[in-house]
Predicted 3D model of an 85-nucleotide RNA (c-di-GMP-I riboswitch aptamer) from Sporomusaceae bacterium UBA7701.
RNA sequence: AAAAUACUUUGGCAAACCUAUCGAAAGAUGGGGACGCAAAGCUAUGGGUCUAAGGACAGGUGUCUAUGAUUGCCAGGUUGCUGCU
Numbered sequence: 001a002a003a004a005u006a007c008u009u010u011g012g013c014a015a016a017c018c019u020a021u022c023g024a025a026a027g028a029u030g031g032g033g034a035c036g037c038a039a040a041g042c043u044a045u046g047g048g049u050c051u052a053a054g055g056a057c058a059g060g061u062g063u064c065u066a067u068g069a070u071u072g073c074c075a076g077g078u079u080g081c082u083g084c085u
Stems, first nucleotide, its partner, number of pairs: 012037002017032006035072001041078003045075003048070003054065004
């Protein structure tokens, strides 16, 4: 230095829920709060899933559709910490 990642260090992030704001919604952001996470850091690149304003069709309250969202759904890419052996 590299790789593997343990009985390891400093720490990190923050589910549900509550609240304020934004949004048509899904959901996001701030504060509180911790279910958990060795990438639960970043990235919407592939797949899945969610929503349907607008648009199309229908005309019984509907059906379809992403340019919207989800990285804490699965992968890909990329960056970081530790260093038993």
It was read from a public genome assembly, where an Rfam model found it.